[in-house]
Molecule: Bacterial RNase P class A
Organism: Paracoccaceae bacterium
RNA sequence: GCGGAUGGCUGGAUGACUGCGGCCCGGAGCAAUCCGGGACGAGGAAAGUCCGGACUCCAUGAAACAAUGGUGCCGGGUAACGCCCGGCCGGGGAAACCCGAGGGAAAGCGCCACAGAGAACAAACUACCGCCCUUCGGGGUGGAAAAGGUGAAAAGGUGCGGUAAGAGCGCACCGCGGGACUGGCAACAGAACCGGCACGGCAAGCCCCACCAGGAGCAAUGCCAAAUAGGGACCCGGCGGGGGUAACCCCGGGGUGGUUUCAGCCCCACGAGGUCCGGGUUGGCAGCUAAAGCACACCGGUAACGGUGUGCGUAGAGGAAUGGUCAUCCAUCGUUCGGGAAACCGGGCGGGGACAGGAUCCGGCUUACAGGCCAUCCGCGUGU
Numbered sequence: 001g002c003g004g005a006u007g008g009c010u011g012g013a014u015g016a017c018u019g020c021g022g023c024c025c026g027g028a029g030c031a032a033u034c035c036g037g038g039a040c041g042a043g044g045a046a047a048g049u050c051c052g053g054a055c056u057c058c059a060u061g062a063a064a065c066a067a068u069g070g071u072g073c074c075g076g077g078u079a080a081c082g083c084c085c086g087g088c089c090g091g092g093g094a095a096a097c098c099c100g101a102g103g104g105a106a107a108g109c110g111c112c113a114c115a116g117a118g119a120a121c122a123a124a125c126u127a128c129c130g131c132c133c134u135u136c137g138g139g140g141u142g143g144a145a146a147a148g149g150u151g152a153a154a155a156g157g158u159g160c161g162g163u164a165a166g167a168g169c170g171c172a173c174c175g176c177g178g179g180a181c182u183g184g185c186a187a188c189a190g191a192a193c194c195g196g197c198a199c200g201g202c203a204a205g206c207c208c209c210a211c212c213a214g215g216a217g218c219a220a221u222g223c224c225a226a227a228u229a230g231g232g233a234c235c236c237g238g239c240g241g242g243g244g245u246a247a248c249c250c251c252g253g254g255g256u257g258g259u260u261u262c263a264g265c266c267c268c269a270c271g272a273g274g275u276c277c278g279g280g281u282u283g284g285c286a287g288c289u290a291a292a293g294c295a296c297a298c299c300g301g302u303a304a305c306g307g308u309g310u311g312c313g314u315a316g317a318g319g320a321a322u323g324g325u326c327a328u329c330c331a332u333c334g335u336u337c338g339g340g341a342a343a344c345c346g347g348g349c350g351g352g353g354a355c356a357g358g359a360u361c362c363g364g365c366u367u368a369c370a371g372g373c374c375a376u377c378c379g380c381g382u383g384u
Stems, first nucleotide, its partner, number of pairs: 001380010012329007020041002023038006043355001047366002050364005055217004068213005073087005088102001089100004103208002108206002110202003125148002128143006156174006175197001176195003181190003221286004231277005236271001239252005255270004293312008330353001332351008
C1' cells in the first nucleotide's frame, strides 16, 4: 500500500425570518378569549409489537396434577428472558473469524418423494465364480455381495492376506460401540483395554423427558363531579293576615283523581313540586415519568456483570406539537483552470447530508439507515 475480519462512535454546524405544542409571567376583558414576553419541546433505532419484566385490576386461594403454549449442549450474568458472557461439540474459511431449533431415534407409532434390482427382519439389474446344457449368440442352476449403475441416504473405510469368485472370513491402521480410568464444576476430551461391527435417517412428524407459564392490559386502574333525562326513599296544609288578655272568632289560599253527606288536614292513589340518596355520560384530576437511570473514576471478575464514590438529572399529551424558507460554513461528489515527473496542492462553477417521529415506563431481540471516524486482528506485496 492492497484485500479481508471483528468491535465501537457519530448521524451536519451557526445565524436570521416565520410557524406549531402545552407550561410560566405580565396586560385587557364579566367571561369566552385576545395581546406581549420567557424558558422548554423525539431516536439510535422513538419502528415491528416479537420476547421478558415493573405497575394495575379481575379470577383463584397451600402445594400438586391435567390440558394448552413455550424453552431445550454446559457453566455463569440478570428483576426476568427465547437476551447477554465464557466454554464444549458439529460445519465453513488459508487465516483473523463466522454459522448452528445443539435434549432423547436400544419407550412406542409414523414417514423416507424421484431414480433404482433393492429404502430397513435388506436386496440381486449389469458384471464375477463353480456345475450342467448349447444351434456357440447364449440359457439353466447354485455361490458371493468386492466392482458398475441409481439415489440425500445402499447396512463401516483403506491396505495386505485369503478364495473357484468373494466376504470382518483373518490381520494392521482409521472409524464405531462398551464398561472402568485420568483431566474438567460441567458440556466434553484423552491414551490404554475389550468387542469384528451390532444401533440407517427424520423429533422444524406424533411422541418421551426436564424446566417455565392464571387472565387482561394505562382505552389498566383510583378519585371528583354540573345541566338535562332517568332510578330510589321521604314530605306533600294544621299555613298567612286581622281581632281578642285568653279560650276562640273572621277572611284568604290550599296539583289531579278516587272514597265520602261534606275533603282544607287528622282517608287512599298518582304525579306537578320539595328534600335527600345512589348510579353514571360528557368533563376534570391522579396514574405520568427519577428510572432494575446516565457519565466518569477506583475495586472484584477472562467476560457478561457487580460494588463503592463523585457528578448529572425540565417532552409528558389529549389521536397527538417539535416544521418551513434564506444565508454562511463543514463532510463529500462532479466538472474545469493553474502548478507538479507523480502523489498531490491552490482556485472557479454546479450539486449535496440517510433511515425515520414519543403516547405508562424499563431490559432485550429484529428490521431500516447516505456519509464519516476510531480501535484491534488476519493475509499478501514492497521498503528499511